[in-house]
Context: one part of a larger RNA
RNA sequence: GCAUUGUUAAGGAACUCGGCAAAAUGACCCCGUAACUUCGGGAGAAGGGGUGCUCAUGUAAAAGUGAGCCGCAGAGAAGAGUCCCAAGCAACUGUUUAACAAAAACACAGGUUUCUGCUAAAUCGAAAGAUGAAGUAUAGGAGCUGACGCCUGCCCAGUGCUGGAAGGUCAAGGGGAAGGGUUAGACUUUAAGUCGAAGCUUUGAACCAAAGCCCCAGUGAACGGCGGCCGUAACUAUAACGGUCCUAAGGUAGCGAAAUUCCUUGUCAGGUAAGUUCUGACCCGCACGAAAGGCGUAAUGAUUUGGGCGCUGUCUCAACAAUGUACCCG
Numbered sequence: 001g002c003a004u005u006g007u008u009a010a011g012g013a014a015c016u017c018g019g020c021a022a023a024a025u026g027a028c029c030c031c032g033u034a035a036c037u038u039c040g041g042g043a044g045a046a047g048g049g050g051u052g053c054u055c056a057u058g059u060a061a062a063a064g065u066g067a068g069c070c071g072c073a074g075a076g077a078a079g080a081g082u083c084c085c086a087a088g089c090a091a092c093u094g095u096u097u098a099a100c101a102a103a104a105a106c107a108c109a110g111g112u113u114u115c116u117g118c119u120a121a122a123u124c125g126a127a128a129g130a131u132g133a134a135g136u137a138u139a140g141g142a143g144c145u146g147a148c149g150c151c152u153g154c155c156c157a158g159u160g161c162u163g164g165a166a167g168g169u170c171a172a173g174g175g176g177a178a179g180g181g182u183u184a185g186a187c188u189u190u191a192a193g194u195c196g197a198a199g200c201u202u203u204g205a206a207c208c209a210a211a212g213c214c215c216c217a218g219u220g221a222a223c224g225g226c227g228g229c230c231g232u233a234a235c236u237a238u239a240a241c242g243g244u245c246c247u248a249a250g251g252u253a254g255c256g257a258a259a260u261u262c263c264u265u266g267u268c269a270g271g272u273a274a275g276u277u278c279u280g281a282c283c284c285g286c287a288c289g290a291a292a293g294g295c296g297u298a299a300u301g302a303u304u305u306g307g308g309c310g311c312u313g314u315c316u317c318a319a320c321a322a323u324g325u326a327c328c329c330g
Base pairs, nucleotide, nucleotide: 001325002324003323004322005321006320007319008318010316011315014314019311027051028050029049030048031047036041038147052069053068054067055066056065057064070074083308084307085306086305087304088303089301090300094106095105110145111144112143113142114141115140116139122131123130124129148296149295150294151293153226154225155224158223159222160219161218162217163216164215167214168213169212173208174207178203179202180201181200182199185195186194187193188191227245228244229243230242231241254288255285266282267281268280269279270278
């Protein structure tokens, strides 16, 4: 000097990204206990008081009651919740990145859509076969959402899905109009000529012809989407109102500088002596918004954020001690 441990005047978070770490609280008995609440909770809320020994009384034994005694200290050592206020997120108990992430992520009960009538749908497998299920729509598969409360607006133009079948388009196949090749033969200006039956071979029109697509409807807890410009009120400002363009329709309720706000440390208020964080409002939402759910919400959380009491060597600012090392001698 370092590591681990212990103690510390005065102050008490001034430390720091942040009370990280440490300190503090701690058992049992009695008193007492708020907002809020899903009436179960919250709650060990918070906050107070007591605790030894002797004698007597009391009792089944205790508890209790009375009198007294000792210490700085009586749960006499050890082991044994810090608490409160406010906000975000997720309802909750659970699950997860074995070995840098435990969470607001996943799951969840509940909600909803859709498929499936049993040789079910779905899945694995060239197949046999198996799972589903020794189940049968109060069942099984898939998707989204995620307790509970109040709710879940408008758009079917595009894409998807479902239904429709009149018309258009349309494959293989059917069909075989009309040709081509070949040549027995026939003809003639006897030549590299013309015609050409049957057979064989080849091309092949009309016509018939399914689903699909086009087409017509429906469908958003399907994929998704949910405007612009100009003017207007007797101060000013603003615009309930009007005009116009475009669209399938132009964002409803609720919330809002938010886990979302760039400008931005927005503005006002609260808290502080002083607050880019925090809380409550405002609304000008760059770029919230209703099951990729919206807004609330008691309880819960090794969750995130802000504040406070207590407490402390975190700090002002360091000191001392113990043990082990480093170092010196051997």